[in-house]
Context: one part of a larger RNA
RNA sequence: UCCUCGCUAAGGAACUCGGCAAAAAAGCUGGGCGUAACUUCGGGAUAAGCCCUACCAGCUCUUUUGGUUUACGCCAAAAGGGCUGGUCGCAGCGAAAGUUUCUCUGGCGACUGUUUACUAAAAACACAGCUCCCUGCGAACUCCAAAGAGGAAGUAUAGGGGGUGACGCCUGACCGAUGCGAGAAGGUUAAGCUUGGCGGUCCUCCGAUUUCGGUCGGAGGGCUGACUGGGUGAAGCCCUCGUCAAUGUCGGCCUUAACUAUAAGGGUCCAAAGGUAGCGCAAUUCCUUUCCGGGUAAGUUCCGGAGCGCACGAAUGGCGUAACGACUGGAGAACUGUCUCAGCGAGGAGCUCG
Numbered sequence: 001u002c003c004u005c006g007c008u009a010a011g012g013a014a015c016u017c018g019g020c021a022a023a024a025a026a027g028c029u030g031g032g033c034g035u036a037a038c039u040u041c042g043g044g045a046u047a048a049g050c051c052c053u054a055c056c057a058g059c060u061c062u063u064u065u066g067g068u069u070u071a072c073g074c075c076a077a078a079a080g081g082g083c084u085g086g087u088c089g090c091a092g093c094g095a096a097a098g099u100u101u102c103u104c105u106g107g108c109g110a111c112u113g114u115u116u117a118c119u120a121a122a123a124a125c126a127c128a129g130c131u132c133c134c135u136g137c138g139a140a141c142u143c144c145a146a147a148g149a150g151g152a153a154g155u156a157u158a159g160g161g162g163g164u165g166a167c168g169c170c171u172g173a174c175c176g177a178u179g180c181g182a183g184a185a186g187g188u189u190a191a192g193c194u195u196g197g198c199g200g201u202c203c204u205c206c207g208a209u210u211u212c213g214g215u216c217g218g219a220g221g222g223c224u225g226a227c228u229g230g231g232u233g234a235a236g237c238c239c240u241c242g243u244c245a246a247u248g249u250c251g252g253c254c255u256u257a258a259c260u261a262u263a264a265g266g267g268u269c270c271a272a273a274g275g276u277a278g279c280g281c282a283a284u285u286c287c288u289u290u291c292c293g294g295g296u297a298a299g300u301u302c303c304g305g306a307g308c309g310c311a312c313g314a315a316u317g318g319c320g321u322a323a324c325g326a327c328u329g330g331a332g333a334a335c336u337g338u339c340u341c342a343g344c345g346a347g348g349a350g351c352u353c354g
Base pairs, nucleotide, nucleotide: 001349002348003347004346005345006344007343008342010340011339014338019335030052031051032050033049038043040166054087055086056085057084058083059082060081061080062079063078064077065076066075067074068073088092101333102332103331104330105329106328107327108325109324113125114124129164130163131162132161133160134159135158141150142149143148167320168319169318170317172250173249174248177247178246179243180242181241182240183239186238187237188236192232193231194230195229196228197227198225199224200223201222202221203220204219205218206217207216208215209214251269252268253267254266255265278312279309290306291305292304293303294302
């Protein structure tokens, strides 16, 4: 110096990102009393808070057993409850073991549950409930080369997939874009099939010409070309509707009331439609420590209100919500070596020797 413990005057969170750590109180499954807001009427709740607990003696009650008795009367024992009096101590669950501090108020997630085996347990995942889409059974969907299997020895109150996430009140506008569904008149459109043109090559026949070796032309037939037109040719796309609890989107400028300010209102441009209810400096607010109020002597945090929402907003759900949470923010009581500010003690390590 470090580690693990114990004690500490006065103060009592002044420590610190933060009461981290420690201390204290309480002590469910002992007893008595008492218990608020709120609430989904179950809870909240052991809320909170207060008190009792030893030993001795006496009386009394209950139950059981035994003895006795005609008699449920008497006696005895055991277990348990109550009352009275007394004894001792500072203290009676006196030891040991074991063992949640409590209250008020926000955020998030309804809840129990699940998770990064080895730095994250959470507000993340799941969840019951809600909703959309697919699937008529040899189902959809999944595995597989196939056979086959799961789905399911199930049958739409079933099965698969997506989203949201108890419950309460609700879930606004927009189908222009993207996606999906339906449609079929027209446009566009592949391979293939078919029908021409042109070219290559082989064979046959005919004509012309010839220096008899051939050359030129025509007709027919066979094969053939990443050659080139026409006809036919599905889905798709274009097109027409529908659909947002599908992907998504939800305006700008100017002006106006007899103080000022503000703007119910008016004008204009654009758009598919211009953000409704609710909430709002928010897990979202840059400016910002916004402004007002509360709490403190003093409060960038916190709570309530305001709204000018840089850049909330309705199942990528909106706003509430009792209960719950090793979640997270703020305040208080109690308590303390966290601190003012350190000190002392015990054991161990370090150090020396072996």